This is a predicted structure of a 350-nucleotide part of an RNA (small-subunit ribosomal RNA, central domain) from an uncultured organism. It matches the Rfam family "Bacterial small subunit ribosomal RNA". Gene Ontology terms of the family: ribosome and structural constituent of ribosome. The RNAcentral record of the full RNA draws on ENA and SILVA.

Context: one part of a larger RNA
RNA sequence: UUGGGCGUAAAGCGUCCGUAGGCGGCAUGCCAAGUCUAAUGUUAAAGCCCGGAGCUCAACUCCGGUUCGGCAUUGGAUACUGGCAAGCUAGAGUACAGGAGAGCCAAGGGGAAUUCCUAGUGUAGCGGUGAAAUGCGUAGAUAUAGGGAGGAACACCGGUGGCGAAAGCGCCUUGCUGGACUGUAACUGACGCUGAGGGACGAAAGCCAGGGGAGCAAAUGGGAUUAGAUACCCCAGUAGUCCUGGCUGUAAACGAUGGAUACUAGGUGUUGCGGGUAUCGACCCCUGCAGUGCCGCAGCUAACGCGAUAAGUAUCCCGCCUGGGGAGUACGCACGCAAGUGUGAAGCUC
Numbered sequence: 001u002u003g004g005g006c007g008u009a010a011a012g013c014g015u016c017c018g019u020a021g022g023c024g025g026c027a028u029g030c031c032a033a034g035u036c037u038a039a040u041g042u043u044a045a046a047g048c049c050c051g052g053a054g055c056u057c058a059a060c061u062c063c064g065g066u067u068c069g070g071c072a073u074u075g076g077a078u079a080c081u082g083g084c085a086a087g088c089u090a091g092a093g094u095a096c097a098g099g100a101g102a103g104c105c106a107a108g109g110g111g112a113a114u115u116c117c118u119a120g121u122g123u124a125g126c127g128g129u130g131a132a133a134u135g136c137g138u139a140g141a142u143a144u145a146g147g148g149a150g151g152a153a154c155a156c157c158g159g160u161g162g163c164g165a166a167a168g169c170g171c172c173u174u175g176c177u178g179g180a181c182u183g184u185a186a187c188u189g190a191c192g193c194u195g196a197g198g199g200a201c202g203a204a205a206g207c208c209a210g211g212g213g214a215g216c217a218a219a220u221g222g223g224a225u226u227a228g229a230u231a232c233c234c235c236a237g238u239a240g241u242c243c244u245g246g247c248u249g250u251a252a253a254c255g256a257u258g259g260a261u262a263c264u265a266g267g268u269g270u271u272g273c274g275g276g277u278a279u280c281g282a283c284c285c286c287u288g289c290a291g292u293g294c295c296g297c298a299g300c301u302a303a304c305g306c307g308a309u310a311a312g313u314a315u316c317c318c319g320c321c322u323g324g325g326g327a328g329u330a331c332g333c334a335c336g337c338a339a340g341u342g343u344g345a346a347g348c349u350c
């Protein structure tokens, strides 16, 4: 609950696509559903209200009386909304010409480093810590140089740089493929925005099946520390981390800020494309569009802060909030192999 909100107080769905629905550019004609207006009818009586009268007053009773409003019918108006018809090009899309990019998928290739194996040199330590010890080492370790194996990750470039709806994406080459931007203004002619349900994607961990396993490392074992030490530190180390196929569907999934459109001082970086100026040319300088940062006027804000990438000024659509605990629990339902996830209370208590 005819009210106020959602960056940090409760509150923006993790993200996108899209159904119904809601909303929707400029201009012409017609209709007259919404809308406005007039008339008529109706809205019983009693009661309420207003004026008056009768019981000595009042309660009570009686008489008279509406307006407004609702509904219906008929006539009228046509600005706005809506419907129909025929148009327009500023929204949206297409075409053509360009350049940018860790966007995605697949295949092939590369070097550095760690570990292990092998044969060589070489000898008593190495390693580790606050200090140690467990551990490794005379069966020759650590160190050093040659050869080999295997897995994972790609130093420098690297940048409040780029790309992607978000999750996310970084060695090189090739193939396939998505989106955005700039320019031209040729084409379509409102084809748009949002989006309940629905669908798709969705880090890490986890699960199933089959591979793989270098390093790291939950669990676990040992050594220390300590009153204890199921920890922090050290030595080991299994799942896992990696690949293929399937499942899970959650995160401080954050800009803690839903999407779209329009408008509202400036200054200064940076990325992509274009125009001008300059030049032999590139740079420099001026400027347009699109992104990404910082500062800041007005305004907003409880303050912090935000400030053309708004948390300003407005419109449209969706989601969500309504004291703390109980509780994201119980129950029911749906999904899942499970773990659990989604939806989501109440008693009681302060």
Stems, first nucleotide, its partner, number of pairs: 004321003007304002012318001014201004021194003025088002028085004033081002035077009049065006091191001092188003095184004103177001105175005110154001115149004120144002125136002162169002206247006215241002220236004258317006266295011299306002323350003332343004